This is a predicted structure of a 107-nucleotide RNA (THF (Tetrahydrofolate) riboswitch aptamer) from Blautia argi. Rfam family: THF (Tetrahydrofolate) riboswitch aptamer. The literature on the family includes a 2010 paper in Chem Biol by Ames et al., "A eubacterial riboswitch class that senses the coenzyme tetrahydrofolate". Lineage of the source: Bacteria > Bacillati > Bacillota > Lachnospirales > Blautia. The model forms 91% of the base pairs in the Rfam consensus.
RNA sequence: GGUAGAGUAGAUAUUGCGCGUUAAGUGUCAUGGAAUGGGAAGUUGUCCAUGAACGAAGGUGUCCGGGUUUCCAGGAUUUUCCACGAUGCAAUAUUGCGUCCGCUACU
Repeated sequence: GGUAGAGUAGAUAUUGCGCGUUAAGUGUCAUGGAAUGGGAAGUUGUCCAUGAACGAAGGUGUCCGGGUUUCCAGGAUUUUCCACGAUGCAAUAUUGCGUCCGCUACU
């Protein structure tokens, strides 16, 4: 010098434990900022804060009331259970820096 490889922030899926369904969270837009393979800078990727717009699925059980055969709509309630949310965290699997300089292996 040449060839190949390792390694980021994250993303997807599964599982577990939670949160909310009296609507937070998630997602979108604008502004400002932070970190980001081992090092440097860095964004069309990620995150934080503020503001704006938009936005949803609860049911069952119990109690109260009416009724007394069977039922009815409403209110309250917490929890057993079943669901819902482009929901939070963790683990596993897969995937995963475009530039420059490094690292490892082979030559």